[in-house]
Context: one part of a larger RNA
Order: sequence, then C1' cells, then structure tokens
RNA sequence: CACCGCCCGUCACGUCAUGGGAGCUGGCAACACCUGAAGCCGGUAUCCUAACCCGCAAGGGAGGGAGCCGUCGAGGGUGGGGUUGGUGACUGGGACGAAGUCGUAACAAGGUAGGUGUACCGGAAGGUGCGCCUGGAUCACCUCCUU
Repeated sequence: CACCGCCCGUCACGUCAUGGGAGCUGGCAACACCUGAAGCCGGUAUCCUAACCCGCAAGGGAGGGAGCCGUCGAGGGUGGGGUUGGUGACUGGGACGAAGUCGUAACAAGGUAGGUGUACCGGAAGGUGCGCCUGGAUCACCUCCUU
C1' cells in the first nucleotide's frame, strides 16, 4: 500500500503453558494409641553373699549382687488428619500461529451516535429495556469570550 481501508467475536485446525477433576501414587514434619532393646534411676516381701558391725559359735545386721516390678527410652506397629509433589478419564477458559468458516459489532452521523452500570435474550460478534456519560455529527436558539 490511505474505505477495494481498518476491524470484532463464535466455530474449525495446530503448538504451548495453565485452572477444575472421581481417583491413583510418593515426600516431609508432627500428633494419638499399642509395643518396647540396651542403659541410667527408683522400689523390692524371693535367692545369693569372703572383707565392716554384733556374737565364743550358730546366726543376725549393714553393704553388695542376682531376680522381679516401675519411670524414662532408640526402634517397630496401628490410626486419623496437616502440608507438599507426580499422575489422571473428562472438563474450563488463555496465549500464540501468511493466506480456513460464519456473519459485520466498532472506527465517518460506520449507515440504529458511541460508551457505561444493570436485567433479559441470541450461533457469534451482539440485540433490547431502564438509568447515567459526551470522549457525539448536523441544525437552530440562549449565555459568555475574542476580533
């Protein structure tokens, strides 16, 4: 490349990331309950016991040991949640992509001025009602300003 212009949305195709999603499957840190090794500590009516105490002795006492009981306790198990990933039939829109489809909403008064809030309606842009805005063209009038 200047109206044979510009331009909007649905639909179709392709690519990409992404939301929802019955579920499936991991990580992490806790929590509740069950279980609970070693060991420390506490208890002890049973058993054992050379040193200390009493006793001539037998024996007794103190202390010690074993066993048993308990607290703590690594770990293990069960459970319902928390949090954070992966995956997931299907599904929602989004971005992008020379020459696809349907229409033509906007830009000129864009051929019904446009925009806006809201409600309803429609393949789609959108349409209609009510209110509001001028960032509306045209014509007329009024007020003000300049010459």
Predicted 3D model of a 147-nucleotide part of an RNA (small-subunit ribosomal RNA, 3' minor domain) from an uncultured bacterium. Rfam family: Bacterial small subunit ribosomal RNA. The prediction has a mean pLDDT of 82.